[in-house]
Context: one part of a larger RNA
RNA sequence: UGUUUGGAGUCUGAGGGUAAGAAUGAAAUAGUACGAGAGGAACUUUCAUUCGGCGCCACUGGUCGAUCGGUUGUCUGACAAGGCAGUGCCGAGCAGCUACGCGCCAAGGGAUAAAAGCUGAAAGCAUCUAAGCUUGAAACCCGGCCUAAAAAGAGACUCCGUCAAGGACACGAGUAAAAGACUCGUUUGAUAGGCUUGGGAUGUAAGCACGAAGGCAACGACGUGUUCAGUCCGCAAGUACUAACGUCCAAACACUAGUG
Numbered sequence: 001u002g003u004u005u006g007g008a009g010u011c012u013g014a015g016g017g018u019a020a021g022a023a024u025g026a027a028a029u030a031g032u033a034c035g036a037g038a039g040g041a042a043c044u045u046u047c048a049u050u051c052g053g054c055g056c057c058a059c060u061g062g063u064c065g066a067u068c069g070g071u072u073g074u075c076u077g078a079c080a081a082g083g084c085a086g087u088g089c090c091g092a093g094c095a096g097c098u099a100c101g102c103g104c105c106a107a108g109g110g111a112u113a114a115a116a117g118c119u120g121a122a123a124g125c126a127u128c129u130a131a132g133c134u135u136g137a138a139a140c141c142c143g144g145c146c147u148a149a150a151a152a153g154a155g156a157c158u159c160c161g162u163c164a165a166g167g168a169c170a171c172g173a174g175u176a177a178a179a180g181a182c183u184c185g186u187u188u189g190a191u192a193g194g195c196u197u198g199g200g201a202u203g204u205a206a207g208c209a210c211g212a213a214g215g216c217a218a219c220g221a222c223g224u225g226u227u228c229a230g231u232c233c234g235c236a237a238g239u240a241c242u243a244a245c246g247u248c249c250a251a252a253c254a255c256u257a258g259u260g
């Protein structure tokens, strides 16, 4: 672009792709079948493990240059609060991302191969084969997963629509993301920020008071109380306080009357 009136949503599935699975062990079977004994199975069922694939972060571990704390040197006149030194170094560390953590990854059916058979003539017997029939493999076809109405036989259903359905740009964002795209929201609103509360990280802030080895004194590392403090939060809930303002396109047309 087409699917000839314009759309939105939900589907069907002709067809196409596929390796999403592969293997091992243990127990029961069973000290059974078998075997003189010595030894010693299997069908089947259950439970595990390894490799591979896909997904997830409640737990465990890692990381975490968000954050919190300690501390050395130096600088900001001093305190407080900070800058720089590989994040200065060190101790913790939520969310997120992850594996060393967790979950899932067929059974079954059909038609067969080699093979095993039944019935059975040619060939009065025999014969699995000539007619016919029954089994039989990780391979094949389904089942499972992905895709798929451009499947021209161009599908179905529901709803809406010139009394404007719907879409695009823009705006607030993230279940998404290289750019596009995708998904949600846009005052009829919890979309992001802020605030409050909850939860979480760190580990008890500054100031003040008291104690304190030592010191003539000034002072004084440090400790205790105020203080489960102070600081911070990519999390959750609530709350319109701030910002989601606006703009545009859009469906029976043309004349050559079957094409555009």
Base pairs, nucleotide, nucleotide: 005161006160007159008158009157010156011155015147016146017145018144021051022050023049024048025047026046027045028044034039052105053104054103055102056101060099061098062097063096067092068091069090070089071088072085073084074083075082076081094234108142109141110140115135116134117133118132166249167248168247169246171185172184173183174182191243192242193241194239195238196237197236198235199233200232201231202230207226208225209224210223211222214219253260254259255258

Large-subunit ribosomal RNA, domain VI from Methanoregula sp., 260 nucleotides, folded computationally. The sequence was found in a public genome assembly.